[in-house]
The RNA shown here (small-subunit ribosomal RNA) has 1524 nucleotides and comes from a metagenome. Its Rfam family is "Bacterial small subunit ribosomal RNA". Gene Ontology terms of the family: structural constituent of ribosome and ribosome. The RNAcentral record of the sequence draws on SILVA. The prediction has a mean pLDDT of 82.
RNA sequence: AGAGUUUGAUCCUGGCUCAGAACGAACGGUGGCGGUGUGCUUACUACAUGCAAGACGAGCGGGCCAUUGGGGCGACCUAAUGGUUUAGCGGCGGACGGGUGAGUAAUGUAUAGAUAACCUGCCCUCUAGAGGGGGAUAACAGUUCGAAAGGGCUGCUAAUACCGCAUAAAGUUAUAUAGUCGCAUGGCUAUGUAAUGAAAGUGGGGGACCUACGCAAGUAGGCCUUACACUAGGGGAGGGAUCUAUAUCCUAUUAGCUAGUUGGUAGGGUAAAAGCCUACCAAGGCGAUGAUGGGUAGCCGGCCUGAGAGGGUGAACGGCCACACGGGCACUGAGACACGGGCCCGACUCCUACGGGAGGCAGCAGUAGGGAAUCUUGGGCAGUGGGGGAAACCCUGACCCAGCGACACCGCGUGGAUGAUGAAGGCCUUCGGGUUGUAAAAUCCUAACGCAUAUUAAGAAGGUGCAAUGUGGUAAUAUCACAUUGUAUCAGACGAAGGUAUGAAAUGAAGCCAUGGCUAACUCUGUGCCAGCAGCCGCGGUAAUACAGAGAUGGCAACCGUUGUUCGGAAUCACUGGGCUUAAAGCGCACGUAGGCUGGAAAAUAAGUUAGCUGUGAAAGGCCACGAGUAAUCCGUGGAUUGUCAGCUAAAACUGUUUACCUUGAGGCCGGUAGGGGAGAGUGGAAUUCCUGGUGGAGCGGUGAAAUGCGUUGAUAUCAGGAGGAACGCCGGAGGCGAAGGCGACUCUCUGGGCCGGACCUGACGCUGAGGUGCGAAAGCCAGGGUAGCAAACGGGAUUAGAUACCCCGGUAGUCCUGGCCGUAAACGAUGGGUACUAAGUAGGGGGAGCAAUCUCUCUGCUGGAGCAAAAGUGUUAAGUACCCCGCCUGGGGAGUAUGGUCGCAAGGCUGAAACUCAAAGGAAUUGACGGGGGCUCGCACAAGCGGUGGAGCAUGUGGUUUAAUUCGAAUCAACGCGAAGAACCUUACCUGGGCUUGACAUCCUAGGAUUAUAUUCCUGAAAGGGAGUAAACGUCCCGCAAGGGAUGGAACUAGGACAGGUGUUGCAUGGCUGUCGUCAGCUCGUGCCGUGAGGUGUUGGGUUAAGUCCCCUAACGAGCGAAACCUUUGUCCUUAGUUGCCAGCGGGUAAUGCCGGGGACUCUAAGGAGACUGCAGACGUUAAGUCUGAGGAAGGUGGAGACGACGUCAAGUCAUCAUGGCCCUUAUGCCCAGGGCUACACACGUGCUACAAUGGGCGGUACAAAGGGAUGCGAGAUCGUAAGAUGAAGCAAAUCCCAAAAAAGCCGUCCUCAGUUCGGAUUGUGGGCUGCAAUUCGCCCACAUGAAGCUGGAAUCGCUAGUAAUCGUGGGUCAGCUUUACCACGGUGAAUGUGUUCCCGAGCCUUGUACACACCGCCCGUCAAGCCACCGAAGCAGGGGUAGCCUGAAGUCACUGACCCAACCGGAAGGAGGGAGGUGCCCAAGGAAGCUUCUGUGACGGGGACUAAGUCGUAACAAGGUA
Repeated sequence: AGAGUUUGAUCCUGGCUCAGAACGAACGGUGGCGGUGUGCUUACUACAUGCAAGACGAGCGGGCCAUUGGGGCGACCUAAUGGUUUAGCGGCGGACGGGUGAGUAAUGUAUAGAUAACCUGCCCUCUAGAGGGGGAUAACAGUUCGAAAGGGCUGCUAAUACCGCAUAAAGUUAUAUAGUCGCAUGGCUAUGUAAUGAAAGUGGGGGACCUACGCAAGUAGGCCUUACACUAGGGGAGGGAUCUAUAUCCUAUUAGCUAGUUGGUAGGGUAAAAGCCUACCAAGGCGAUGAUGGGUAGCCGGCCUGAGAGGGUGAACGGCCACACGGGCACUGAGACACGGGCCCGACUCCUACGGGAGGCAGCAGUAGGGAAUCUUGGGCAGUGGGGGAAACCCUGACCCAGCGACACCGCGUGGAUGAUGAAGGCCUUCGGGUUGUAAAAUCCUAACGCAUAUUAAGAAGGUGCAAUGUGGUAAUAUCACAUUGUAUCAGACGAAGGUAUGAAAUGAAGCCAUGGCUAACUCUGUGCCAGCAGCCGCGGUAAUACAGAGAUGGCAACCGUUGUUCGGAAUCACUGGGCUUAAAGCGCACGUAGGCUGGAAAAUAAGUUAGCUGUGAAAGGCCACGAGUAAUCCGUGGAUUGUCAGCUAAAACUGUUUACCUUGAGGCCGGUAGGGGAGAGUGGAAUUCCUGGUGGAGCGGUGAAAUGCGUUGAUAUCAGGAGGAACGCCGGAGGCGAAGGCGACUCUCUGGGCCGGACCUGACGCUGAGGUGCGAAAGCCAGGGUAGCAAACGGGAUUAGAUACCCCGGUAGUCCUGGCCGUAAACGAUGGGUACUAAGUAGGGGGAGCAAUCUCUCUGCUGGAGCAAAAGUGUUAAGUACCCCGCCUGGGGAGUAUGGUCGCAAGGCUGAAACUCAAAGGAAUUGACGGGGGCUCGCACAAGCGGUGGAGCAUGUGGUUUAAUUCGAAUCAACGCGAAGAACCUUACCUGGGCUUGACAUCCUAGGAUUAUAUUCCUGAAAGGGAGUAAACGUCCCGCAAGGGAUGGAACUAGGACAGGUGUUGCAUGGCUGUCGUCAGCUCGUGCCGUGAGGUGUUGGGUUAAGUCCCCUAACGAGCGAAACCUUUGUCCUUAGUUGCCAGCGGGUAAUGCCGGGGACUCUAAGGAGACUGCAGACGUUAAGUCUGAGGAAGGUGGAGACGACGUCAAGUCAUCAUGGCCCUUAUGCCCAGGGCUACACACGUGCUACAAUGGGCGGUACAAAGGGAUGCGAGAUCGUAAGAUGAAGCAAAUCCCAAAAAAGCCGUCCUCAGUUCGGAUUGUGGGCUGCAAUUCGCCCACAUGAAGCUGGAAUCGCUAGUAAUCGUGGGUCAGCUUUACCACGGUGAAUGUGUUCCCGAGCCUUGUACACACCGCCCGUCAAGCCACCGAAGCAGGGGUAGCCUGAAGUCACUGACCCAACCGGAAGGAGGGAGGUGCCCAAGGAAGCUUCUGUGACGGGGACUAAGUCGUAACAAGGUA
């Protein structure tokens, strides 16, 4: 720091998604150790059990125990001392500490202030004091009520408990005087007067003196002293209270709220200001700078993230607040309206003797419940801290520790070195190998962690006792306090964990996720749109790097992944830091309120602003440095930092404020000027229609064509007259006016604005403008008129599959006027308003100056530079450069919908969501493709012609059907006489049946193997096959002359194993080959240039060509593949050569023949050359390319024909030519054999043949080719046969012989004479021939007989432009034979028409539109039908919250009362003062009745919406989308 994803590709806009960090987390898998942290986020739900606040005997009385003394015989009594104390009186503390976050949007919190409006126990300090009395009461005892909890009555007693009195410097209150200060009220100080107003002792010590008791000793006091308490004040510290300013979430679909409300006066009340409370008076107070209401929420330091600004958050630690079962209330107290206090109401739980009682874990543990989820009913007060105490000490779930949890962070370990035969195994493989991999094994080493054993610290500071010294205080060297020193003593929960040492042994210790891209990491197998994956894009339909498994690899590691949440990336709410012509986004236009902003020059001020200083911004945290623990996390010390903060001082440029000016902005005034600017009244002509009359006589009208309609009752047409309504031709013009909507005949009246000239006046009066107000096309609505034409709805006619449309004939609202609503439009320049500045050129409207050229002001257009912009474009009329103000946008759909509010008579308008769903939706431009878009140009494309097909019969192929099988493939052109250049068997792949199993064929291994191979015979069988028998072979070596013998060996064979084999599947896994567009003229590249880019240019344009052929122009210049040429053939000539070809001349010969000698002249053959190049002439053309005409020439403009087929398209065809990956079969999907089938036949289609006849048919005669083939072959002559053919055989491996001949059409002659025929030949019968093992299924040929359909073929459709069509025959391949009428070649005869491009088809180039890119066989819309999801409405039903008023009114404060009760004081003893029980009243919690409001859930049924491979109907949009 970015990346993926919209497209065929591009740029942009824009959303979605990912990579990072974090967590009080949870879940899945796995799990060795330690340190430091951390752990109910949910139900402020309910709680069993234990603990969490007590302590003081040096305040008091009592009880108990012990010791001592005295008394008593004893039980026991009494006194003192000591200890203890559960209880009680009393003082202190239970208001701290600990928990939780329900409530609270401000009575809160944070920051800065104020108190001249306040309080403060314990603590510190200062001043003064502490005198003298009194009356009670708990405990206790007795009695009594009650189940209990808990009381009642009587009696006794103490105090640091309670109550008077004295004292009173100071305090308080009142008042007076003086001084001083301040911030408005006022504050402070000093002095005076009056009133008021305290106390408590206890412990220790003590020389003298005094009192009481006692004979005395002595005891207890006084007294003195000391410590701690006590009282009244002043001050301090710390704590608290109140007030102020600023800041503090969302919502306007909450806009008005408020009667104690706002203020005043008086009174009350409080520690204290105050409507805090009460009475009276006034009518205020708050609010678009968001009151009030609703929702949500404890706030902060901080924490997470981020570059920062921000955003999110408020666990743990710290500060503040609030709460303590829900609610209310006060008491006590320094402090509470009190978590472990009280009273009352309520809910719940428990006890009960049913009469009544008890309780409050949001303290620590723990339980249940809820939940995805969160721990031990542990140890200790050793440390720190708190309470009490003089202290010892006691208490302390605060705290310190331990336990549990990988919950988080940090650290450590699971070994190190050597080790190649690169072991085995696994996986992959092209079978060679590669990889796992130095990894392992093995050898050596080490012992950090863990384990075992032994040993050993820190955390302890201090307290207390004793002794000594010093200081204070004192009368004192007592006592006491403090300090120092010494000594003794008390004491570690953690915990034996840790440290250290020793010991053994690599021993005890690795997983998780991922591997298509983003994103590091790849193969095999299985699966087969299944199972599954997925964060986004997307994988999976038989070769899945995306599923599952395995191997390998990558990443992290005691963790790894997933899920959730937050920030980031996201400049995707933009302050830093975005936009609004077309992507989302400028209000339809104006006026104007608040607000925001605002010209020139000057003075004052100091609010903003700037600078300096001071205070504060707690600690912790973060950053830096240092230190400590081995190191890190952690911890300690120090520093710097932290603000819209506050105060003081200073400055005065800018902004603000005030004062006094200026004229340039703005406005006024005067004089002109153009105009469909607005309103009202009047007037006019043309046209349509209607009415009346005339003429006239059959149609008119309308359309693509028609029909409906009108017309003999007289239309249309035409003439005259009349009526009525609406609109204003020409002028008229991207010309004018207006803010916009809009405005068009003429005249008059009223009226708004602009522009120009003058420079007389005012003196910033300006700009914008939330709300608000007005105007606002058309349609629509209400009321009343009007209605000629036009014309929704509606009727009819057409069109159509339908046609609720387009077209036609009619036609009502409406269109028009008056008045009132509506308030919207693609209300558009899709561009808010204002001001200033910034190149040019050109045109028009309105003014002014000038004689004119020209200059100047203003308005409206076009082109265009810089700049801007994603581009298109814009460009002084900005979308440029800046400033000011307003409005609006934040992915698509849902949806401008629902709901609420508001406006409207209604229609509807304004405001305006969410659930759910998608990964896009979109803008501009590019290349293609396409268009029932355009232009140019080609092609037998059409036209002009000739001949066919489609009708008949037959042949052949295909479909379909049939079948045991009718093998398979080919499917528009580009399948269908195609693969097949030849199915009777074979072929053959199909079917039936019979057989074989290492196989019909290839290679190898192992074993056997000597008569098995081979030959031959027999049996069975349809054959294949099976079975049985006979004979004997070969190589090498040895012996041998030889015959032969011996030994040995392999092949073959047999058996077994590897394997063979497959016309089985996939042409959508492939190679190769082929078709097609198309022999169409195209397709590209390098460099340069243009463009952000896709891409363009070149290759477009002007000519020309068959051609991207060539020329010219040209930001292009060149080049390549194609075109052309080169090649073959054919057409003319020459040279060379002359057999098997030829024969002119010469010679010979025959019945005849190049037959022979010979010849090379000719033809021909086959090799090499020549020739044609727009070369020449003229014209046209640009002096070009080239075109036209002509000459010459055998040939003339590529002479004819062929071969040759660019980049690519069709997943075109072929796995059945061949090859080949994967899959499948393996006694069968392989192989062999026999027979059958591929030849079927109601039918349909394609391609052909033969015909339908006289341009013909039959017969007779007669003429002229070319090119081929031939040895298992062609086969002459001859003979036989009507013929097919047979017999037989010469010649020929071919310019020699043969097929082969008479080539046929043609020509000559003759018959037929228009007929189903002397046309036509199908079909059938009989008899033959040939091939072949074989001719029945199922061949061809011959002869005779038979003699079908058919008389020129509907819609439609095919071929052909010259040696072509048409027509005629000939040959060849395949092949035993043949279906051959096919195919491939050959020659003979030999036309017609066109010189055009309107149309059909196809193609090329340019251009245009596009929502297409699988590319129009495209895309795509709506209803209906089905499934599913969320939402809205809805009679209602249920629940929660809030609330005005009403009723009732517990506890309690306050007030009043108090006939009843009462110790302290007074008292003359009657009583009084004072207090209380009780009662009443105000307030008030809970409760009640009936409402109102709001939220949530549910709801028959209704409604639309989203989504869902292959449903229905149409075809609305995208091309002129077929009606823009």